[in-house]
């Protein structure tokens, strides 16, 4: 060094947009932290920490002294001497105190962060530009005078505070003279360095000094020098938040000379000079902000902070100013203003807690007016020593971190309580009781430090530790439980009340909201809030993105500035190695010790810089220097072109004019209509005039940077690209600001004006129609010259270069082949499409013209919305543009892409869906429902289809659920328990009563067992009576449910498994070609099979065989019952892919599923039913339960559904004669036979049915009448007379007689129906005592017409587009108005803020001036010489000036509140107007202008496709 094994470290993510899905992308949560507060609770002990708010005000106290060994005086006390009026007084000395002079401190220590964005901090450097008490060292020195002054006296003023005058006094106070090692200034020399500088002679001027103490040795002091350690100042590289809606700033300003100034450099300051100096690398201006080790977070890298400790700075009530002093422009000093608070005698004075405590206000919110200088420092002192709110300690405060406890073992009848329960039980729960045990903790009692070195000294403290001994004793809560996220169930509540961190519970069964009971988390804490960071790759350095999600500038030239080919050779600026210096202690990591542990503390190691410096190293980048030709450009010679300007010119077509024919309509639309037109239009034929615009060609064809450009011809200009490789030598990419260009509308000013044609005016449409359609028609469109500067200015894809499979086509050059030529063919180069590998993308797509790989530059984006707004700024004539917020509100918006659904989107296909028939129905009268009214009640359900002759197969009573009105109440009915009753249960008559039910009470009991009989008694049953349990509810919820039905639909669909394909959600299969009645069959395919439907299989039916049959007998047939047979596209032809199928035909009783009929896939509509039935919860429980009587469901202006009878002649009456099937019958079904005109009755045979009976079939057929008329139709309606059920017709059917209403075939519209089918006909059944049955559901008899077809109406099923839908079109969704609320623009005003500037005033101070007023020392002179006087020098007072704090005045920016009123966004279950958009959204939609209109819109013009449909062109893939 490598390898290898080992170990350390080291990065988790969930939830919310959709029906699902991917993906953008945002909000929310999990987790660490904190000088925190707030809520509930609260046992100890250690270690921290404790005004973040008003740099807001302060009452009291303390925090700065000290030194007598510096000076004089005072006092107090000893002694001693003196003097005494014995009281005392004074002299010395001695200790010890002590105002005041002096000297040293006071500049440090403590507290705060307002101001400060700056050499404030931070690092790293620098002073050859500095200063320095005290200490440390080293040299020298310490002589001689001399004048005041305070204390003290006296005397005045003053209320105080204090001052003033006159006299005394002293020193290490002050002055003055000598002396000069040495300093210092001049001049000048020499050396050494070079930077303005150090050194070492020499001249000459200058310039100190203080004692005190002594044990007499000395000790300290004090002057000068010099060195040094600390400490300061001062200059300078990096680095230090924020706006550009702050782009220009600056006059002492930059800079020089001079000269003042300071310790010192320097515009620091003057005064001349000269115009410089800062700025897109952000100056100047605004916001905000003490800075740093460091803290918290983080995987890091960052990010956020800057309390405690520590370095540094700043400030002391706001502002200025100097003075002393080594040091201060000074927190506990001095002057001034200024505002505040005190005091006052009104004349003036006093003060500064951002220093410990403390108090008051503020505020969510932070403590004791505590004990000591024992310890550590800090001042003075020679020292004891003193002082110290620094400091060590207590004392409060769960404020933070740490560590202890609040008991341990045993103990299942699984005790009680409490919750829950399917009632069995389960759980709280070994938890509790109870036993055994211990004593951290606590109480008492006792002992007791270390901290002290050094002889004294310990606040803390009887404190920590120690022993004893009492006795589970003193001690647990808090917040959660819907997901995320650990933990569920019970009540109450009922979109209330509440909860929420996102997502969301809550509208009667809430695991989400209260409480319970358990469970989970943590635990003397627990939640909640607030901030900071993580998560968040969501600001992307590490580590994002811009074709559709947010995002390429409309396009270019181009400056700065970034980025740059290839080669030598230098440089070392960046890189990269080492070495050194520093990167402060604390913090941090490791580790070792130390307090029982840990926090906490001590020790050591290590680790930090984008520092600086030194040496090395040169491959990369810069730099400087030479060179090269591939980038790049020029040059020759070709080429294509709707590229630009100007000019001229030209044919068609429109409208106009004039003229001619001609005539009655043109026009115009879905349909009209305005309009033009007999004054002659339209249409035609000649003639003119204007003015716009360039048909064919023509093409995903050319040509521009883009905007854009289209007749022809000429001039002018620019580009591009072809060859050739001649020429310059990196000249090159890109482009912040910058400058042109830039479609449509649009504005100015002139001109023109033919068509169009905002805008306006008619005419339609329409509920309206400010539209869409039509008719006119202004501006405009054109053209010349000036703005505008915006588009879906889009390939939604900046710009250059390089690199990475092809294939075709096309439009411009070349070459080579090839031919006589030209096309062909091959290559290359530039474009223009299209398809496609690999790669890439969320998909979708894109793919040599990248969205693929890279490299350079620029420009953009960070959840939607408010809003491309306001405001401010810049352009503009203006319309506007460019630039760009905030408030506040929202959980989403969004991409693509899947699956449905759905389009007034397309194909295809089917159905009595239309269409071709038939017959209704809507018009009438009637019935019968249903709505609405009405009513004590007319009970309740069913309401588009898919309710309304429906529940209801039968409401006089009953039914009944309704209503009145009369009664019961363990109840009409079921269980169970508890107790009781032998004259007991039961219960005759009679009473009251409409019954129901009330009295009443003669008679009057059963069964078993003790127990063989009888009575009685007992005990059980049964029965009954009284209590509790409970019974009952057609009472609610069908949106809490089973079941059951409807429907979409007897429509062909629905789906699995495996496999593939897609990140997925999904897709394939099941799509696609025939084909069916079918997702029926076939062929094809990444599918391969399979299930639920389809069909078949079952039932009747039509056809034949076999068998057996009762009912009088017989039995081939009919007919019953059973059981087989047939019918499969099997057979021929044709058609076709020769698969499957279709079409014709034979044959057969039946032919293409043979007629019907049962059978209803996955599902949908919260579809119907809680009144058939079950059933959950709710509610009632002398009633919402039961009984009775009566009414009532039958009501009647009305409206609508289903039906029945008609309206006639195919008919109506009358007579006569056929001919069915299916069913009922014993509380029935009823026959002959009689009565009755008839219902009916009387009868009673027969029948428990293939036997008897109901029962007569009617339509039909044959005769006869009617003869077209409201009738011989039609039969409602009324009246009277019967019958029949039945207890009873208010309210039931029938019969006979009379009566004889509408009604003459029914608008718009609808309904049913495809063969034994419509239509017509009549029987029958259940329901039932009867009957409103015309209705249900079977039954048979006669017995039809039409289907060309799929344009069009409804419904439906495949495949296919578009989709802003998914409650899925009965969807979504816009925008005005009208309400509430909030938020915020502008607004006449108004009310402050801080700076600046001008202009008056200006205090204190420091400078400078003058200084006649005062004035000791020094020096000269004189003089009356213990001293005085005059002068000078010095110094004060005073005044001047400069400066300047502060005040006033004034404009004018900037910023903040506030406002009549006004503009606008935001939200806010159901307001109002419409219907703008999302499907062809019903005129496709959007973008720019413009103009108009309630409103969304609407028109014009130009543009985009992010239109759908169809058809052609073109183009590509396959043959």
């Nucleotide at each position: 060094a490598u390898u290898u094994u080992g170990a350390g470290u080291g990065g988790a993510g969930a939830g919310c947009u959709u029906g699902a899905u991917c993906c953008u992308g945002g909000c929310u949560c999990a987790g660490a932290a904190u000088a925190a507060a707030c809520g509930u609770u609260g046992g100890c002990g250690g270690u921290g920490c404790g005004c973040c708010u008003u740099a807001u005000g302060c009452a009291u106290g303390c925090a700065a002294g000290u030194c007598g060994a510096a000076c004089g005086g005072g006092g107090u006390u000893a002694c001693a001497g003196u003097c005494u009026u014995c009281g005392g007084a004074u002299u010395g000395u001695a200790a010890c105190c002590u105002a005041g002079u002096g000297g040293c401190g006071a500049a440090u220590g403590g507290c705060u962060g307002a101001g400060u964005a700056a050499c404030a901090c931070g690092u790293a450097a620098g002073u050859a530009a500095c200063c320095u008490g005290c200490c440390u060292u080293g040299g020298a020195g310490u002589g001689g005078g001399a004048a005041a002054u305070a204390a003290c006296u006296u005397g005045c003023c003053g209320a105080a505070a204090g001052g003033c005058a006159a006299g005394c006094u002293a020193a290490u106070g002050u002055c003055c003279c000598a002396u000069g090692u040495g300093g210092u200034a001049a001049c000048g020399a020499a050396g050494c360095a070079a930077a303005u500088g150090c050194u070492u002679g020499g001249u000459u001027a200058u310039u100190a000094a203080a004692g005190c103490c002594u044990u007499a040795g000395g000790g300290u002091g004090c002057u000068u020098c010099g060195a040094g350690a600390g400490g300061g100042a001062c200059u300078u590289g990096c680095g230090u938040c924020u706006g550009a809606u702050u782009a220009g700033c600056u006059a002492g300003u930059u800079g020089g000379u001079a000269g003042g100034g300071u310790a010192a450099u320097g515009g620091c300051c003057u005064a001349c000079c000269a115009a410089g100096g800062c700025g897109a690398u952000g100056a100047u201006c605004g916001g905000u902000a003490g800075c740093u080790g460091g803290u918290c977070u983080g995987a890091g890298a960052g990010g956020a902070u800057g309390g405690u400790c520590a370095g540094c700075c700043a400030g002391a009530u706001g502002g200025g100013g100097a003075c002393u002093g080594a040091g201060a422009c000074a927190c506990g000093g001095c002057c001034c203003c200024a505002a505040c608070u005190c005091c006052u005698a009104c004349g003036g004075g006093a003060g500064g807690c951002a220093g410990c405590a403390g108090c008051a206000a503020g505020g969510a919110a932070u403590u004791u007016u505590g004990g000591g200088c024992a310890a550590u420092g800090a001042g003075c002192g020679a020292a004891a020593g003193c002082u110290u709110g620094a400091c060590c300690c207590a004392g409060c405060g769960a404020c933070a971190c740490c560590g202890c406890g609040u008991g341990a073992g045993g103990g299942a009848a699984g005790a009680a309580g409490g919750c829950c329960u399917u009632c069995g039980g389960g759980u709280u729960g070994u938890a509790a009781a109870c036993c055994u045990c211990u004593u951290u903790u606590c109480u008492u009692g006792g002992g007791g430090a270390a901290g002290a070195a050094u002889u004294c000294u310990g606040a803390c403290g009887g404190u920590a530790c120690c022993c004893a001994a009492g006795g589970a004793a003193u001690a647990a809560g808090c917040c959660u439980c819907g997901g995320c996220u650990a933990a569920c169930u019970a009540c109450g509540u009922g979109c209330c009340a509440g909860c929420a961190g996102c997502c969301g519970c809550g509208g009667u069964a809430a695991g989400a909201c209260g409480u319970a009971g358990g469970a989970g988390g943590c635990g003397a804490a627990c939640g909640u809030u607030a901030u900071c960071c993580g998560g968040a790759u969501u600001u992307a350095c590490u580590g994002g993105g811009c074709g559709u999600a947010a995002a390429g500038a409309g396009a270019g030239c181009g400056u700065a500035g970034g980025u740059g080919g290839u080669u030598c050779u230098u440089u070392a600026a960046g890189u990269c190695a080492g070495g050194u210096g520093u990167g402060a202690a604390a913090u941090c990591u490791u580790u070792u010790g130390g307090c029982u542990u840990a926090a906490c503390c001590a020790g050591a190691a290590g680790g930090g810089g984008c520092c600086a410096u030194c040496u090395g190293a040169u491959a990369c980048u810069g730099g400087g220097g030479g060179g090269c030709u591939u980038g790049a450009g020029g040059a020759c010679a070709g080429c294509a072109g709707a590229a630009g300007a100007a000019a001229a010119u030209g044919g068609a077509a429109u409208u106009c004019c004039c003229a001619g024919u001609g005539u009655a309509g043109c026009g115009g639309u879905g349909a009209a209509a305005u309009g033009c037109a007999u004054u002659g239009a339209u249409a035609u034929u000649g003639g003119g005039a204007a003015g716009a615009a360039c048909a064919c060609c023509a093409g995903u064809g050319g040509c521009g940077a883009a905007g854009g450009c289209g007749a022809u011809u000429u001039u002018c200009u620019a580009g591009g690209u072809u060859g050739u490789u001649c020429c310059u030598g990196a000249c090159a990419c890109u482009g912040a600001g910058g400058c042109u260009c830039g479609a449509a509308a649009g504005c100015g000013u002139g001109g023109g004006g033919a068509g169009c044609g905002a805008a306006g005016c008619g005419g339609a449409u329409u509920a309206g129609a400010u539209a869409c359609c039509c008719g006119c028609g202004u501006a405009g469109u054109c053209c010349a010259c000036g703005c505008c500067u915006u588009a879906a200015a889009c390939g939604g894809u900046g710009g250059a270069c390089a690199c990475u499979a092809g294939a075709u086509a096309u439009g411009g050059g070349a070459a080579g082949u090839a031919u006589c030529g030209a096309c062909c063919c091959u290559u290359u180069u530039c474009g223009u499409g299209u398809c496609g590998a690999a790669g890439c993308u969320a998909a979708c797509g894109c793919u040599u013209u990248a969205a693929g790989u890279g490299u350079c530059c620029c420009g953009c984006c960070u959840g939607g919305g408010a809003a491309g707004u306001a405001c401010g700024g810049c352009c503009g004539c203006a319309a506007g543009g460019c630039u760009a917020a905030a408030a506040c509100u929202u959980a989403a918006a969004g991409g693509a892409a899947u699956u449905g659904a759905c389009g007034g989107g397309g194909g295809c296909c089917c159905g009595c869906a239309c269409a071709a028939g038939c017959a209704g129905c809507g018009g009438a009268g009637c019935g019968u429902g249903u709505g609405g009214u009405u009513u004590a009640a007319u009970u309740c359900g069913a309401u588009g289809a898919u309710a309304c002759a429906c529940g209801a197969a039968g409401a006089a009573c009953c039914u009944u659920a309704c209503c009145a009105g009369g009664g019961c109440u363990u109840g009409a009915c079921a269980u169970g328990c508890u107790a009781g009753a032998a004259g007991u249960a039961g219960g005759a008559a009679u009473c009251c009563g409409a019954a129901a039910g009330g009295a009443g009470g003669a008679c009057g009991a059963c069964c078993u067992g003790u127990a063989u009989c009888c009575a009685a008694u007992c005990a059980g049953g049964a029965g009954c009576u009284a209590a509790c349990a409970c019974a009952g509810g057609u009472g609610c919820u069908g949106c809490a449910u089973g079941g059951c039905u409807g429907u979409c639909g007897u429509c062909a669909g629905c789906u699995c498994g495996u496999g593939c394909c897609g990140u997925g959600a999904g897709g394939u299969g099941u799509u696609g070609g025939g084909u069916u009645a079918a997702g029926u069959c076939c062929c094809g395919c990444a599918a391969c099979g399979a299930g639920c439907g389809c069909a078949a299989c079952c039932c009747u039916u039509g056809u034949c065989c076999u068998a057996u049959g009762u009912u009088a007998a017989a039995u081939u047939c009919u007919c019953a019952u059973a059981g087989g047979a047939g019918a499969c596209u099997g057979c021929u032809u044709u058609g076709u892919a020769c698969a499957g199928c279709a079409a014709a035909g034979a044959g057969g009783a039946a032919g293409a599923u043979g007629a019907g009929g049962a059978u209803g896939a996955c599902g949908u509509c919260a579809a119907g039913u809680c009144a058939g039935c079950a059933u959950g919860g709710c509610c009632u429980u002398u009633a919402u339960g039961c009984c009775c009587u009566g009414g009532g469901c039958u009501a009647c202006a009305c409206a609508c559904a289903c039906g029945c009878u008609a309206c006639a002649a195919u008919g109506g009456g009358u007579g006569a004669u056929a001919c069915a099937g299916a069913g009922g019958g014993u509380u029935g079904c009823c026959a002959a036979a009689g009565a009755g005109c008839g219902a009916u009755c009387u009868g009673g045979a027969g029948c428990u049915a293939a036997u008897c009976c109901c029962a007569a079939a009617a339509a039909a057929u044959c005769a006869u009448u009617c003869u077209u008329a409201g009738u011989u139709c039609g039969g409602a309606u009324u009246g009277c007379a019967g019958g029949c059920u039945g207890a009873a017709a208010u309210c039931g059917c029938c019969u006979g007689c009379a009566u004889g209403a509408a009604g003459c075939u029914g608008g718009a519209g609808c309904u049913g129906c495809u063969a034994g089918u419509a239509a017509c006909c009549g029987c029958a059944c259940g329901u039932c005592a009867g009957c409103u049955a015309u209705a249900c559901u079977g039954c048979g008899g006669u017995g039809a017409a039409u289907g060309c077809g799929u344009u069009c109406u409804c419904g439906g099923g495949c495949c296919u587009u578009g989709u802003a839908c998914a409650c899925a079109c009965c969807g979504c969704c816009c925008a005005u108005c009208a309400a509430g609320c909030c938020g915020u623009g502008g607004a006449a005003g108004u009310c402050g803020g801080a700076a600046a500037c001008g202009c008056c005033u200006g205090a204190a101070a420091u400078c400078a001036g003058u200084g006649c007023g005062c004035u000791a020392a020094c020096c000269u002179a004189c003089u009356u010489u213990u001293a005085g006087u005059a002068g000078g020098a010095g110094g004060c007072a005073a005044c001047u000036g400069c400066c300047a704090a502060g005040g006033g005045c004034g404009g004018a920016g900037c910023u903040g509140g506030u406002a009549a009123c006004u503009g606008u966004g935001a939200c806010u279950a159901a307001g109002u107007u419409g219907u703008a958009a999302c499907a062809a959204g019903g005129c496709a939609g959007c973008c720019g202008u413009a103009c108009g209109g309630g409103a969304a819109c609407g028109u014009g013009c130009g543009g985009c496709u992010g239109a759908a449909u169809c058809a052609c062109c073109u183009c590509c893939u396959u043959u």
Predicted 3D model of a 1519-nucleotide RNA (small-subunit ribosomal RNA) from a Dehalococcoidia bacterium. It was read from a public genome assembly.